A computed fold for a 1396-nucleotide RNA from an uncultured prokaryote, annotated as small-subunit ribosomal RNA. The prediction has a mean pLDDT of 83. The sequence is in RNAcentral, with records from ENA.

RNA sequence: AGUGGCAGACGGGUGAGUAACAUGUGGGUAUCUACCCUUUGGCCUGGAAUAACACGAGGAAACUUGUGCUAAUACCGGAUAAGUCUUUCUUCCUUUGGAAGCUAUCGCUACUAGAUAAGCCCGCGUCAGAUUAGCUUGUUGGUGAGGUAAAGGCUCACCAAGGCGACGAUCUGUAGCUGGUCUGAGAGGAUGAUCAGCCACACUGGAACUGAGACACGGUCCAGACUCCUACGGGAGGCAGCAGUGAGGAAUCUUCCACAAUGGACGAAAGUCUGAUGGAGCGACACCGCGUGAAGUGUGAAGGCUCUAGGGUCGUAAAGCACUUUAAGCAGGGAGGAAGGCCUAAUGGUUAAUAUCUAUUAGGAUUGACGUUACCUGCAGAAUAAGCACCGGCUAACUCCGUGCCAGCAGCCGCGGUAAUACGGAGGGUGCAAGCGUUAUUCGGAAUCACUGGGCGUAAAGGGCGCGUAGGCGGCCAAGCAAGUCAGAUGUGAAAGCCCCGGGCUCAACCUGGGAACUGCAUUCCAAACUGCAAAACUAGAGUAUGGUAGAGGAUAGUGGAAUUUCAGGUGUAGCGGUGAAAUGCGUAGAGAUCUGAAGGAACACCAGUGGCGAAGGCGACUGUCUGGACCAAUACUGACGCUGAGCUGCGAAAGCAUAGGGAGCAAACAGGAUUAGAUACCCUGGUAGUCCACGCCGUAAACGAUGUCAACUAGCCGUUGGGAGUCUUAGUAUUCUUAGUGGCGAAGCUAAGCAUUAAGUUGACCGCCUGGGGAGUACGGUCGCAAGAUUAAAACUCAAAUGAAUUGACGGGGGCCCGCACAAGCGGUGGAGCAUGUGGUUUAAUUCGACGCAACGCGAAGAACCUUACCUGGUCUUGACAUCCUGUGAACUUUCUAGAGAUAGAUUGGUGCCUUCGGGAACACAGUGACAGGUGCUGCAUGGCUGUCGUCAGCUCGUGUCGUGAGAUGUUGGGUUAAGUCCCGUAACGAGCGCAACCCUUGUCCUUAUUUGCCAGCACGUAAUGGUGAACUCUAAGGAGACUGCCGGUGACAAACCGGAGGAAGGUGGGGACGACGUCAAGUCAUCAUGGCCCUUACGCCCUGGGCUACACACGUGCUACAAUGGUCGGUACAGAGGGCCGCAAAACCGCGAGGUGGAGCCAAUCUCAGAAAGCCGAUCGUAGUCCGGAUUGGAGUCUGCAACUCGACUCCAUGAAGUCGGAAUCGCUAGUAAUCGCGAAUCAGAAUGUCGCGGUGAAUACGUUCCCGGGCCUUGUACACACCGCCCGUCACACCAUGGGAGUGGGUUGCAAAAGAAGUGGGUAGACUAACCUUUGGGAGGUCGCUCACCACUUUGUGAUUCAUGACUGGGGUGAAGUCGGAACAAGGUAGCC
Repeated sequence: AGUGGCAGACGGGUGAGUAACAUGUGGGUAUCUACCCUUUGGCCUGGAAUAACACGAGGAAACUUGUGCUAAUACCGGAUAAGUCUUUCUUCCUUUGGAAGCUAUCGCUACUAGAUAAGCCCGCGUCAGAUUAGCUUGUUGGUGAGGUAAAGGCUCACCAAGGCGACGAUCUGUAGCUGGUCUGAGAGGAUGAUCAGCCACACUGGAACUGAGACACGGUCCAGACUCCUACGGGAGGCAGCAGUGAGGAAUCUUCCACAAUGGACGAAAGUCUGAUGGAGCGACACCGCGUGAAGUGUGAAGGCUCUAGGGUCGUAAAGCACUUUAAGCAGGGAGGAAGGCCUAAUGGUUAAUAUCUAUUAGGAUUGACGUUACCUGCAGAAUAAGCACCGGCUAACUCCGUGCCAGCAGCCGCGGUAAUACGGAGGGUGCAAGCGUUAUUCGGAAUCACUGGGCGUAAAGGGCGCGUAGGCGGCCAAGCAAGUCAGAUGUGAAAGCCCCGGGCUCAACCUGGGAACUGCAUUCCAAACUGCAAAACUAGAGUAUGGUAGAGGAUAGUGGAAUUUCAGGUGUAGCGGUGAAAUGCGUAGAGAUCUGAAGGAACACCAGUGGCGAAGGCGACUGUCUGGACCAAUACUGACGCUGAGCUGCGAAAGCAUAGGGAGCAAACAGGAUUAGAUACCCUGGUAGUCCACGCCGUAAACGAUGUCAACUAGCCGUUGGGAGUCUUAGUAUUCUUAGUGGCGAAGCUAAGCAUUAAGUUGACCGCCUGGGGAGUACGGUCGCAAGAUUAAAACUCAAAUGAAUUGACGGGGGCCCGCACAAGCGGUGGAGCAUGUGGUUUAAUUCGACGCAACGCGAAGAACCUUACCUGGUCUUGACAUCCUGUGAACUUUCUAGAGAUAGAUUGGUGCCUUCGGGAACACAGUGACAGGUGCUGCAUGGCUGUCGUCAGCUCGUGUCGUGAGAUGUUGGGUUAAGUCCCGUAACGAGCGCAACCCUUGUCCUUAUUUGCCAGCACGUAAUGGUGAACUCUAAGGAGACUGCCGGUGACAAACCGGAGGAAGGUGGGGACGACGUCAAGUCAUCAUGGCCCUUACGCCCUGGGCUACACACGUGCUACAAUGGUCGGUACAGAGGGCCGCAAAACCGCGAGGUGGAGCCAAUCUCAGAAAGCCGAUCGUAGUCCGGAUUGGAGUCUGCAACUCGACUCCAUGAAGUCGGAAUCGCUAGUAAUCGCGAAUCAGAAUGUCGCGGUGAAUACGUUCCCGGGCCUUGUACACACCGCCCGUCACACCAUGGGAGUGGGUUGCAAAAGAAGUGGGUAGACUAACCUUUGGGAGGUCGCUCACCACUUUGUGAUUCAUGACUGGGGUGAAGUCGGAACAAGGUAGCC
């Protein structure tokens, strides 16, 4: 190596298939079981071969093959009996006779019983879909046969026609099942890794062989796909074993050590094999434990961060001093896991035996992968050892810088657009810690599928309404049974796990012993209340009978009058009709109006009523016929006959459909006329389907009480309809009780408001329905329908909401009450002209900046030629024009000249000051250095302050109390009244505050006091005198008085108050001013000022020259002057108030036509002065015209201010003499000393007002009133608004993206039916071929093998269906989107109420 035996069906892996007796649990039996244990027997005899081997042959190889030799526990024949099986017979027990040498080990064979393992059957449990409702022909059963280890349609022949299914069959999708695991208080929900039990599978499909066991992971055969080798002929293979490789993926390890232990196979054993297993390796993957020093002392160091610049914080933290040494490191020692087996000896047992075997004892040599093991000791030194996430709220923890809706964050809400605790970094902090975060998934919270444990009037949700099947539930009484129910026992509920009590590793994780539990199933037995079952009885539920009552209950036939319309006729004449206004339309061919008659259809005024009837839809003139139900009263009868009701079935408004009629009025569509930007509408004129009837369909409505049906219980009061009974002061239009309906209010209860015996209260029974908004009541599929469509009914996708009720506001082309120069009544303006001024626009080098509806625009600006000035051009400066500090020098300062546009630069003259402790110091100037200065640069959306506005409107709030779950309400609303939340009364409110009013200023009357610069008409003094003076008076300025609805009358509620009156200078706030609640507008201002942050720093700072802010096709605002006769011009003449004045006002006088000049008295002002008031009045003139109006513009000549009037001042004179003849649409102011008109003054200012702020003179008209416009206040109502109507919001269209439906089809998967096909194999048949054992008469036979053939059958093929997935030109709607187009549907009465 080979023959032979046993094992290889175990162990190990995986979860594809399987919704099934696969699994779990509890039962059953018609069966088998190698090795093991047990019982009883046997093991005799003969024969023929064949591997190996030898010699050959073929082949590339795999391998095949020829000849020859040989053995067995391999193979074959025979014998033997026990036994088994079949058939038949007999049956116990006992007795008699006969046979066999014994023992031990291993084995073989047959049998008995067991153990173990397996097969089969049954009850129950075990996912989703009904848009899967019918499935099944070996199907269901029987008889017989075959087959199997075994029951059985398991298979076959025949017979019967069954079997399963709404308690879900069939079909489809998904899935290994369980012990358990995770979560949860539990009930549950999710899950099935590791460990354990069962099943299935082994490249895919099929098949058998061998065997005790397989239809067999590392066996065979066939088919298929794939890979590999090949000499092209042919062969080989199956990691879902252990490692390992590739691929895929977010992702998952070493091609390790050992059989030392445990276990397995074989063996007599030694032993061999064992990627089972024991170990090690890798991975913080998980759990547990430990360390990285320290409860001592030590400074508030450096550094970081921050800062209010003082400080704070990291922080006793560090360093330093004094300590400790686990773990890691080095060195040394060192268990346990080892029990056995082997050898030797002894003693027992077995035996005839000292063989052998076996048990015990003693001795000997030995067995460790892990392993440098655990553990122990020593050594040295704080030495070698901390990260991650987070810090807006939820949620523990805060600042700085950077960024600037960018970059980014984000679990949800949401952060980020120049001060981000939310982004990024840093410092600090918080939480965990060898981990920490993220992602994914499951349960929980979620009572958010509600068994425990939810709901349905309006939030999602009651079926449109009945009848009724199955089902569910069911009155009262007494016995029976024992299915449910209750209690006990027995068996089982594997182990592990969970839990409890112990034990072992130093603790723990972990391991281990015991217990409990496993809530279940099965069997057995006790009880009989309740449910149930069968039978019997009752009358309270239900029903029947009798007598009445009301009613638009239903169906059908007939009848009636009013009205509309049409037709005919009469009268009669020019319009009728219609509307916001009109037109279309009708009418002189006679309308409309009116009278008479006729026709026809439809509907039934008044009665009429939260009245009646009906199950609902619904029903309304009158009469007849047929018919359903309800109610009332009193008795009798039946005897639970009941309630609900999935499916089924019937009824079911309007519209619509079909057929045949009918058709007056009304009226979709349609036509015309209007309206309008448009008007496919609202309005008008017409008008067809339809509306009506008959027969049939449809089956829906906001089919509503948005409230399912039935039953019971739970305070009342007041109406009304039908019935019954009682009472009597009125016999009634009375009253009480009761019953069935129908309404209002209300207690308890429930509740958001509300409901409340007709419940939405408290309960019971049954049905239907809901589970965020949209997509969508849609798509697909099914069913129904003539159609329209109905019914059943999703998903993808998308959002963080959608919704109910109530609250406070705001708003309304809602309502009520009230106010305001809001309208109205008046007066005068603006808008037209010219000019002034501001703004926009344009222009420019610059035309600096700000203010923009009211509430920007004669505003900041109470005054731009330079300056101002911030802008532009050009030229300079750089610690700076200005502030503080330091150093040095010098007094400061000043004269003159030169250059330059000037800033500036250069030169030059005079001048040496003050204090002193004699050191120096103070102020000032120059130079230097750096800290810093400086900025009218940005942000008013970072701010302070100030201001505007609603609005001088009457409001805005609080405390306590009360009401409400709450937001909130009440107070503050109501009745009166007021200018007023002013006051009174009422009142669950009582009080209070900020506002109102008053207090303040001014003005109007009087008084007192007081004085000079004021006054002195009159009186008086006095003078030459008009002058002057005194007390008054006037004025001035201090203080008082006065006015309070106090008085009278009326009204009112005996109030508040209002009306009228008296008196009074003044009367109801006397007039005017100052004074502005809570708040709104991110209102205005960073350019008054202040200020955070950012930005510039030889410039965005500073200085200077010149220019600009003054431009000019135009538009707007605010003004002035006018257009004229109530006027212009000329002459004469009268009367104010309030102010200003020394860098000033300036008189008289003189000059000039004048602006002005000269002049300088007086005045720091009741003294002087500006300063002449003007309109007015008295005269004159002009005569309605572009003028004797008007004055722009332009020419000329001047004056003044100023360094300087060119750009760019004001004024004067002469000349010139434009537009304009009262102003379109529209719009403003004003209610009394006001409007209008007239002049005067002041601030600013060198000069420069038509502006602004003040002052006085003259001095009206009108207000019926609150309908309307605007604004505001209070109450109420609606709301889909809350950035609050300048709100919200709908649809088409266009564009982009996303998912989805249809779609001629196309390509796959699965599958039904009908066929074809037929490898290997098994079974049946067999005429062919071959053939060692046995038989033989030697011919052959039996038997076997091969071949052929039939049946079954895998792959495969064809046809035709079903279903599912993907895809598809085109197409339908849907969703989302920064922004767009067109309209304006809804929310308010949303401008036509909305909705179904």